RNA sequence: GGGCCUAUAGUAUAUCGGUAGAACGCUUCCAUGGCAUGGAAGAGGGCGGGGUUCAAUUCCCCGUAGGUCCA
Numbered sequence: 001g002g003g004c005c006u007a008u009a010g011u012a013u014a015u016c017g018g019u020a021g022a023a024c025g026c027u028u029c030c031a032u033g034g035c036a037u038g039g040a041a042g043a044g045g046g047c048g049g050g051g052u053u054c055a056a057u058u059c060c061c062c063g064u065a066g067g068u069c070c071a
Stems, first nucleotide, its partner, number of pairs: 001070007010024002013021001018054001026042006047063005
């Protein structure tokens, strides 16, 4: 320098055009004398910019970061 892949919650991950979901973690409440544990409820998310579309996490382009291969 070039090819390919990835970027979603604090962490590791689903969702292939139509309200973004679950697990662990976090907060509150209940049960216990207390802890652990269990139950209920809740908060917290689409890397940046642009394009296509009635509608984009999803499709396209550029960039950024990471991984991998070639030189």
Predicted 3D model of a 71-nucleotide RNA (transfer RNA) from a bacterium. It was read from a public genome assembly. Its mean pLDDT, the model's own confidence on a scale to 100, is 81. Its Rfam family is "tRNA". It is annotated as a transfer RNA. Rfam's curators write: Transfer RNA (tRNA) molecules are approximately 80 nucleotides in length.